[in-house]
Context: one part of a larger RNA
RNA sequence: UCUAGGUUAAGGAACUAGGCAAAUUGGCCCCGUAACUUCGGGAGAAGGGGUGCCUUUCUUUGAAAGGCCGCAGUGAAAAGGCGCGAGCGACUGUUUAGCAAAAACACAGGUCUCUGCUAAGUCAUAAGACGAAAUAUAGGGACUGACACCUGCCCGGUGCCGGAAGGUUAAAUGGAGAUGUCAAUCUGCUUCGGCGGAUGAAGCUUCGAAAUGAAGCCCCGGUAAACGGCGGCCGUAACUAUAACGGUCCUAAGGUAGCGAAAUUCCUUGUCGGGUAAGUUCCGACCUGCACGAAUGGUGUAACGACUUGCGCACUGUCUCAACCUAGAGCUCA
Numbered sequence: 001u002c003u004a005g006g007u008u009a010a011g012g013a014a015c016u017a018g019g020c021a022a023a024u025u026g027g028c029c030c031c032g033u034a035a036c037u038u039c040g041g042g043a044g045a046a047g048g049g050g051u052g053c054c055u056u057u058c059u060u061u062g063a064a065a066g067g068c069c070g071c072a073g074u075g076a077a078a079a080g081g082c083g084c085g086a087g088c089g090a091c092u093g094u095u096u097a098g099c100a101a102a103a104a105c106a107c108a109g110g111u112c113u114c115u116g117c118u119a120a121g122u123c124a125u126a127a128g129a130c131g132a133a134a135u136a137u138a139g140g141g142a143c144u145g146a147c148a149c150c151u152g153c154c155c156g157g158u159g160c161c162g163g164a165a166g167g168u169u170a171a172a173u174g175g176a177g178a179u180g181u182c183a184a185u186c187u188g189c190u191u192c193g194g195c196g197g198a199u200g201a202a203g204c205u206u207c208g209a210a211a212u213g214a215a216g217c218c219c220c221g222g223u224a225a226a227c228g229g230c231g232g233c234c235g236u237a238a239c240u241a242u243a244a245c246g247g248u249c250c251u252a253a254g255g256u257a258g259c260g261a262a263a264u265u266c267c268u269u270g271u272c273g274g275g276u277a278a279g280u281u282c283c284g285a286c287c288u289g290c291a292c293g294a295a296u297g298g299u300g301u302a303a304c305g306a307c308u309u310g311c312g313c314a315c316u317g318u319c320u321c322a323a324c325c326u327a328g329a330g331c332u333c334a
Stems, first nucleotide, its partner, number of pairs: 001329008010320002014318001019315001027051005036041001038146001052068007069073001081313007088305002093105002109144007121130003147300004152230003157227002159223005166218003172212002177207002180204002184199006231249005258292001259289001270286005
């Protein structure tokens, strides 16, 4: 010096990113217990008092009364620190075996959508199986996430659903017309054996126009708890300021309720108030929302949380500021 444990004057978080660590509290009995609340809770709230031994009374447990001892009586050990405010998530649960336990996942509840049974969906090449020995109060998929109050506007784009008049359109059908070959015919040359050119039936062959032709797409509607989206400029009131009001441009429609410097606010330590002697954090407001906003849910919310954040009481070697004790390592030798 380190590791593990213990004690400490005065102060008591001044330490620190942060009370991390440590200390405090602790069992049982009695008294007593707030806001809020979904009336169950909150609650062991908080905060007090008692606790050993002997005698007496009552049948015991136990209680009451009286007495006795110690510094100390759950005499050692084991055994909640508490309160106030805010955020997030309703809750119990689940998770990154080996750096993350959470505000992430799940959840009951809500909504949409598919599925009429050989169901939809899933695995498989198939047979077959699950779904289900079920049958729409059922099963699959997606989103949201208890509960309370609610969930506004936009269907122009993309998707989905419905429609079928018209346009476009594949294979296929069709076969107007054309191609090659060739009997034959005409013709030039000829050594009379043939050679060359033109036209070209039937057959075979190779192309092939019109016309007919489904779904889809175009088209016509619907649909946002489908994917998504939810404006700009100018002027105006008898102080000023502001603009209920007016004008204009654009749009499918221009953000409603509620909330708001927020787990979202850049400027920003915004401004005001509270708490402190002093507060970039915290709480309450304001609204100028860079860039909240309604099941990618909005706003609240009792209870709950090894969650995040601010404050207080108690408590302490966290600190002012260090000291001492115990055991081990470190050191020396082997």